[in-house]
């Protein structure tokens, strides 16, 4: 240099072109003499631009961080 390959709430992980789900934490309510447990809600996410489309997590470029690989 030049190829691959991941980027989704605090953190984990799904969804091959169409209502962004699930767990886990965190709040607040409920129950309990308290605490854990358990039920009930709430807030919070697609690394950044551009473009293709009637619509993109997703296809395509570029960039930006992380991993490999080659020289």
């Nucleotide at each position: 240099g030049c190829c691959c390959u991941u980027g989704u709430g605090g953190u984990c992980u799904a969804a091959u072109g169409g209502g962004a789900g699930g767990a886990u934490a965190u709040c607040a309510g409920g129950u309990u003499u308290u605490c854990a447990a358990c039920c009930u809600g709430a807030g919070u996410g697609u690394g950044g631009a551009g473009g293709u489309u009637c619509a993109a997590u997703u296809c395509c470029u570029c960039u930006c961080a992380g991993g490999g690989g080659c020289g």
The RNA shown here (transfer RNA) has 71 nucleotides and comes from Haliclona caerulea. Its Rfam family is "tRNA". Rfam links the family to the GO term triplet codon-amino acid adaptor activity. The prediction has a mean pLDDT of 81.